Overview: Model confidence (mean pLDDT): 84 of 100. This is a predicted structure of a 72-nucleotide RNA (transfer RNA) from a Pseudomonadota bacterium. It matches the Rfam family "tRNA". Rfam classes the family as a transfer RNA.
RNA sequence: GGGAGCAUAUUUCAGCGGUAGAAUAUUUCCUCGACAAGGAAAAGGUCACUGGUUCGAUCCCAGUUGCUCCCA
Numbered sequence: 001g002g003g004a005g006c007a008u009a010u011u012u013c014a015g016c017g018g019u020a021g022a023a024u025a026u027u028u029c030c031u032c033g034a035c036a037a038g039g040a041a042a043a044g045g046u047c048a049c050u051g052g053u054u055c056g057a058u059c060c061c062a063g064u065u066g067c068u069c070c071c072a
Base pairs, nucleotide, nucleotide: 001071002070003069004068005067006066007065011023012022013021018055026042027041028040029039030038048064049063050062051061052060
């Protein structure tokens, strides 16, 4: 320099046009003599950023940024 992929909760990830989710962590309650484990609930989101398409975009298109891989 060329090509490909990824970016979503604290973390690891799912979701791929129509109300954003799981596990984990955190907080509260229950359970226990106590701790751990278990049960219930709550809180936690600029879906990387900027535009475009669409009645409607986390999802499609273009660009930007960061990371990973391949080729040279």